[in-house]
RNA sequence: AGAGUUUGAUCCUGGCUCAGGAUGAACGCUAGCGACAGGCUUAACACAUGCAAGUCGAGGGGCAGCGGGAAAGAGAUUUCGGUCUUUUUUGCCGGCGACCGGCGCACGGGUGAGUAACACGUAUGCAACCUGCCCAUAGCAGGGGGAUAACCCGGAGAAAUCCGGACUAAUACCGCGUAACAAGUGAUGGAGGCAUCUCUAUUGUUUUAAAGACAGGCAACUGUCGGCUAUGGAUGGGCAUGCGGUGCAUUAGCUAGUCGGCGGGGUAACGGCCCACCGAACCGACGAUGCGUAGGGGUUCUGAGAGGAAGGUCCCCCACACUGGUACUGAGACACGGACCAGACUCCUACGGGAGGCAGCAGUGAGGAAUAUUGGUCAAUGGACGCGAGUCUGAACCAGCCAAGCCGCGUGAAGGAUUAAGGCCCUACGGGUCGUAAACUUCUUUUGUCAGGGAACAAAAGUGGGGACGAGUCCCCAUCUGCGUGUACCUGAAGAAAAAGCAUUGGCUAACUCCGUGCCAGCAGCCGCGGUAAUACGGAGGAUGCGAGCGUUAUCCGGAUUUAUUGGGUUUAAAGGGUGCGCAGGCGGUCUGUUAAGUCAGCGGUAAAAGCCCGGGGCUCAACCCCGGCGAGCCGUUGAAACUGGCGGACUAGAGAGGAAGAGAAGUAGGCGGAAUGCGUGGUGUAGCGGUGAAAUGCUUAGAUAUCACGAAGAACUCCGAUUGCGAAGGCAGCGUACCGUGGCGUUACUGACGUUCAUGCUCGAAAGCGCGGGUAUCGAACAGGAUUAGAUACCCUGGUAGUCCGCGCGGUAAACGAUGGAUGCCCGCUGUUCGGCCAUUAUGGUUGAACCGCCAAGCGAAAGCGUUAAGCAUCCCACCUGGGGGAGUACGCCGGCAACGGUGAAACUCAAAGGAAUUGACGGGGGCCCGCACAAGCGGAGGAACAUGUGGUUUAAUUCGAUGAUACGCGAGGAACCUUACCCGGGCUUGAACUGCAGGAGAACGAUUCAGAGAUGAUGAGGUCCUUCGGGACUCCUGCGGAGGUGCUGCAUGGUUGUCGUCAGCUCGUGCCGUGAGGUGUCGGCUUAAGUGCCAUAACGAGCGCAACCCCUGCCGACAGUUGCUAACGGAUAAUGCCGAGGACUCUGUCGGGACUGCCGGCGCAAGCCGUGAGGAAGGCGGGGAUGACGUCAAAUCAGCACGGCCCUUACGUCCGGGGCGACACACGUGUUACAAUGGCCGGUACAGCGGGAAGCCAGGCGGCGACGCCGAGCGGAACCCGAAAACCGGUCUCAGUUCGGAUCGGAGUCUGCAACCCGACUCCGUGAAGCUGGAUUCGCUAGUAAUCGCGCAUCAGCCAUGGCGCGGUGAAUACGUUCCCGGGCCUUGCACACACCGCCCGUCA
Repeated sequence: AGAGUUUGAUCCUGGCUCAGGAUGAACGCUAGCGACAGGCUUAACACAUGCAAGUCGAGGGGCAGCGGGAAAGAGAUUUCGGUCUUUUUUGCCGGCGACCGGCGCACGGGUGAGUAACACGUAUGCAACCUGCCCAUAGCAGGGGGAUAACCCGGAGAAAUCCGGACUAAUACCGCGUAACAAGUGAUGGAGGCAUCUCUAUUGUUUUAAAGACAGGCAACUGUCGGCUAUGGAUGGGCAUGCGGUGCAUUAGCUAGUCGGCGGGGUAACGGCCCACCGAACCGACGAUGCGUAGGGGUUCUGAGAGGAAGGUCCCCCACACUGGUACUGAGACACGGACCAGACUCCUACGGGAGGCAGCAGUGAGGAAUAUUGGUCAAUGGACGCGAGUCUGAACCAGCCAAGCCGCGUGAAGGAUUAAGGCCCUACGGGUCGUAAACUUCUUUUGUCAGGGAACAAAAGUGGGGACGAGUCCCCAUCUGCGUGUACCUGAAGAAAAAGCAUUGGCUAACUCCGUGCCAGCAGCCGCGGUAAUACGGAGGAUGCGAGCGUUAUCCGGAUUUAUUGGGUUUAAAGGGUGCGCAGGCGGUCUGUUAAGUCAGCGGUAAAAGCCCGGGGCUCAACCCCGGCGAGCCGUUGAAACUGGCGGACUAGAGAGGAAGAGAAGUAGGCGGAAUGCGUGGUGUAGCGGUGAAAUGCUUAGAUAUCACGAAGAACUCCGAUUGCGAAGGCAGCGUACCGUGGCGUUACUGACGUUCAUGCUCGAAAGCGCGGGUAUCGAACAGGAUUAGAUACCCUGGUAGUCCGCGCGGUAAACGAUGGAUGCCCGCUGUUCGGCCAUUAUGGUUGAACCGCCAAGCGAAAGCGUUAAGCAUCCCACCUGGGGGAGUACGCCGGCAACGGUGAAACUCAAAGGAAUUGACGGGGGCCCGCACAAGCGGAGGAACAUGUGGUUUAAUUCGAUGAUACGCGAGGAACCUUACCCGGGCUUGAACUGCAGGAGAACGAUUCAGAGAUGAUGAGGUCCUUCGGGACUCCUGCGGAGGUGCUGCAUGGUUGUCGUCAGCUCGUGCCGUGAGGUGUCGGCUUAAGUGCCAUAACGAGCGCAACCCCUGCCGACAGUUGCUAACGGAUAAUGCCGAGGACUCUGUCGGGACUGCCGGCGCAAGCCGUGAGGAAGGCGGGGAUGACGUCAAAUCAGCACGGCCCUUACGUCCGGGGCGACACACGUGUUACAAUGGCCGGUACAGCGGGAAGCCAGGCGGCGACGCCGAGCGGAACCCGAAAACCGGUCUCAGUUCGGAUCGGAGUCUGCAACCCGACUCCGUGAAGCUGGAUUCGCUAGUAAUCGCGCAUCAGCCAUGGCGCGGUGAAUACGUUCCCGGGCCUUGCACACACCGCCCGUCA
C1' cells in the first nucleotide's frame, strides 16, 4: 500500500466481497510449564443454607452463662499442715448474654433497571448555604429534678410478639443559674459592590450551654480520655449558571403553577418549592413538545490523521436496592443487610394470624451459545468502635477452577547416506519425494520427576529496657505477630528421557499431484467449482502458514475519498427546484479614524489518579509494576491591530435615477378584415358521389357530388417567415387603436453601497382535467358502423359525444430540456445575423456596445463533448444527490384539492450487479456501391405412374454400424448368395485364428485314406524320417510364465483426413502516428478490375498469407524423331487394299520450342484502364478446361480405413464353424431409370468416333442353337490382334388407339458363373401385358461445343442385382431487357438494451 467482481474487450461511475487490528466472547479439533491480568454481556428472574456491621464494662443498672476469690455444708483422702471432689450462698474480682446509653450503621461492597436531566464532563458563582468525627484559637462546666428499659410479678397468643402492675441507674431526659467576640433587632459613622445588598466601628436590647469516666495519690490535687459555647481551618456536601456530548419533523406547535409580580409559608439555603391575590405571558425551525433509545466521564478499540464505534475489568460522579409511595432518626438518608403503608410473589400456621427480600461473598434453580469455590486469613493495606490490649470486617490479601487474553520457556543439540525399508508420484531398466528426516554416535538437562537447603512480603503499633529535649514526641536495644508456604528461589541426581497440533493448498492468497465420485455426494468470504481425465467435492502423499495453540462464528473500526471539515459530486452515470418576487439568514466596493467581539502571542489557574506517549528504574527477560515529564480544551490576565466584525467620517467604479433618439409576434381591452370549412335558401344540372393498398359502411332520382348567387355562424389567421424577434418561465404571429411592462445603446444634473443570493412565504405556470354560465364552423377521446386480421377492444375508412372557443373560478403537473440554478470578475481567436452609437462617407467600409447562431487555441472532461452565452480559472448564496439496482415515487401518516389527483415519502424482501461513454464484431422487414444461373429471359427436368436404389418408420432372434437442413439420404459401399460380416441362433476353443519372448518335455515337418459330425473338429494313421562340427539348430505338438486379442465406449480427450461458407477477396504483421484505454490508421476516399487487380490521393511506410502467374490438358505454327502410324512423288504387285520397295512432304504419334503482351491504330481518361463489324492473327483482352482452397467458422464428419490418450472385457465384449440376417413391408421421403408416344414405335438397308481394356484374358473366323450361349479355332501381354458404336441417313409400315405406345408383374422353358443361385444372381426365349395419355402446391440443373440427346469404355468383379460412379466421343440449341424483388456473398456507412452474437435479447399471462 491494495485486490476480486458488471464487458467479447475498454475507460468511468457504482455497489458487493476479501486481506489488517480488536473482544468480558462462544463453538470445533488439539493441549507441557510459568508469570501477570480476566471471568452472567441473557432473567433489575426466583432464591435453600452459611457468612458479609458492629463495638465500647474507662457511660450505666445489673449478673443468665464462663473463670477466679471468699463463706457455709457434705464426701473422699491424709504425712492431720492440708489436698481433691461436690452442693449451696456471695457481683468481691476477671469478664459478660440480654437491657439502658454513646459512636458507627449515610462508609466499604453490588448492580445499571430508571434517567435526554444541571444526571454527567468542564469552567465559573453562592453578597443565598450546611458540615459529626479531625486541627487551631478563646472561654466554660454551678446547682437541681422527674422518669424509664433490663430484672421481678401477672396475663394474652400456636408463633411472631404484645399488654398490665411494681422497682431502679446513667455521658439517657428536663428545668434553673451564668455567658458572648455568637444570632436577631434598633441608632449613629465609614467603606465597598452585583439589582435585592455586603463589610466594618461604637452603642442599646433580646435569646441559647454542659457529663462525666479512668489512672496515680492519704488528701489537696495532677494527668489522660471525654462534655459545652464561640471563631477560624480542613474535609465532605447543597444550590445556581455558561458551554459540551442522541435518533426520528411521516412528532410543529407546547404549557395553566404555565410565565412574571407583590405578600406570605417552608428550607441549611435561593427559587412557584408551596399558597393567596394581580397581570398574560413563557418555550419553539439556532428544533420546543412528543415518541424511541441510553447511566455519564476518565478512558478503550480502530484510524496517517480528522473521525467512527464502545463505556466489561480499574478510578470519579449519578441512580437504584422485590414493585410503588411516605416520612422518622440523624451532622449527614427519604436509608441494600432501618421503619410504616399499599401491591405481587414465596414460606410458616393451631386458620385466628405471622415471616421474608443475595443488583454483598460463596452457592442453587431458571434463562442462555456462554461465565468459576457453599475455600483460607485478618499477616499486610484500609475501615468501625475502643485509652488500649483488642473485637468485627466475603472491604482486602491469598489460594482453587477455566487456553478465556497478553508475555515468556520447553518438547532437544551436533554429527550421521548403501539417500535403507515403507508410503506417494513419474517419462516406470530406472528416477523423484517424505529425507539428515529416522536408525546409529557424541553432547546438553531448561521445564517436569526425586532429594536437600530455603526466603522477601515485617514496617509500625504493642510489650519490656535505655537515651535526648519539653509533659509528649523522637531515637536505640530486646521481644512478640506470616494465611499464602516448606511456596518462590538455590543446590544436587538420574535421564532425550515425560511434552505438537490446527488450518489451508482455483484466483484474491503463501502452498500440487494421484485416486474415488460423475450437476450425484458435496464445497463456497466474493468470483464461482461438480454433468467420466475436478490442483475448487471426499481420501492419500507432498507442500504452505501459524504454533500450545489453530480455525470458525458473532460484533466494532479500517480498507470505504462509499456522508468527502481534512476529502466528493449534480449535460448524458444518482443528483439544478417549472418560473420569478422577496422577509429572516448568509456573503458583500474604495479611503480613513476608533474599538478590540472574532484572530494572534506571552503569563497564570484548571485539566484527580490510573491509562496513552517520552525518559529512567525493579521483578533472570518480557508481559507486569514503580518514579519523573508532556497536554488539546475551558477560565483569567497582559499586549498586538494586518484581516473579519462593531461605531463614526469621506468617495463613486457596483446599484439606482433625470432628460434624448430608436427596436420588438412581451401583456391586457375593445374595434375591423378577407380567404377557407360546414350549413341554409334559390338557380343550373344528372347519376352517381365519397373513400381506400383494394374495398365497404356512408350520402344520392324526395335530385346528391359538381357549379353559380345570396345569407347567417363559429374558429383560425395563408404568403411575408428566417439559421428572425420579444418575454422570468409557461409562452407570444391578420390589421389598426388605447392602456401598460421590460431590455439595449449613448449622455451625466442627482443619490451615495442603497448590492447579491434566498430556506419558509407569495406570484405566475403548456396540454389535458374539474365547477357554473355561454358558444359550437372545423377537428375530434369515448362510442357506433365498415374494412384489415388467426383474432384486431388498434393502425385505415364513414359518422360522432365530451372537449377544442369565450367569461369567472379551481387544479399545479410535463422530455416545464440547454436533460446545464442565480450573481460577479478574469482568460487566445475567426465567420455570420439582429438592435443601437460614433467616424468617414458610398465601399461587400472601419470602430464601439448589447443580443442570437456556427467553428476553434489553452484549459476541462470517463469519453461523447464544452470552449468569453464554459461543462475553463475563481468568489458568494440557494437547491439537489443523503447515496448500488429492484421493491417504489408504491404503502401508511400528514398537508392541499369539489373530484381527478398533487406535495412530502418509507420498510420487509430480493439481486451481484444496475448504469454512463466509447471500441470491435454480428444483426436490421436501415441506407449507398458491387458481384453470383441469385432473380429475370430461355431449354430440359423433379413433384403424379411403374420399377431400381438409399433413408425414415415399423417389424424381427437379428434386420450390424456410421452419415441427418444447406454441408445425411445411387452417402462410407469402386460389387452383401457362402466369404465379406462387424448382427442373430446353434455347436466348439481358452497362450487362444494371426504375431512374439522364455523355461521344460516330446516329436522331422507334412500328412493320403477311412469313420463320426451340419461343419469347425475329433478319431484313425498308409506314407514320409530334415540339417548337424553330435553340443545342438530349423519346424511342429504338449505344459507353464510374460506379452495377446477386441469393428467394445468416448470424434465433446486427440493426430491425420474430409465437407461447408468459397476460388468468396479477403485475413494479418513490423515500425511509425493517433487514442487514458479497448482500439484505430495502414486495409479509408476517387477511378478501375474477375480480384485488397491496379492507378491516383493519403500519417503512414513497407511486408506476409490469399488473388494472379509459375504446373497439366486442349486450340495454331515450327524444329527434331519416324514404328506397329502415314502415303504426295518414284518403282513393283493385286480382284481390291501402303500390300511391298521406298520416302520424311502430309495426317498422326512423341519431345522441345514459338505464339497473345491492350504490343499496334482510333476515341475517352491525370493514370490505371475502358470502348471500337478496327488491323493483323489459329486464337483478343483471364482463349477454354483442370490442379491449386488464406486467417478462420460450424466442440461439422470420421475411435468402423489408419494411428492414438483414457476407460472397459479376458473359458469372453476374444476366436473358429454351420445356418440365418444385412434383401423383412401398412407406410413416408430423397436420388434415379423407363415411359406416357408420330421430332415417335417397329422392320430392312447403309455410314462415321474417342477414352480405354485384354492372358484363369480379349477372342477374329467357322459350325450348332430363334437366343442367352456352346463347340472348334487364328491372332494379340497390344499405334500391329481382339472388344466396338448409337442417334443420324435411305426405304417401308403403323395413324392417335391405353395403341405395333409402355413395359411392370406373373406363368413356362432355358443359358452362364460359382462348392452352392430356396431365402437371394444376371442373361435368353415363348407367353401374359399392370400403372401410365405429360403430372397440385412447390422445386432442380444449365450461359456454348454448354443444355438437351445418342451411344461407347473403365474400376470393383467368379458372377451380379450398374438404371449407380468415373471417363469418352457423336449430334447439337434457345435466352440474358435488366438488377425492383427472392437467396447467398463483398466493401463503406448508420442504429442497437445483441456478443452462445436475431435460431439473439426480452415483456406479459398461465402452469
Small-subunit ribosomal RNA from an uncultured bacterium, 1407 nucleotides, folded computationally. The sequence is in RNAcentral, with records from Greengenes.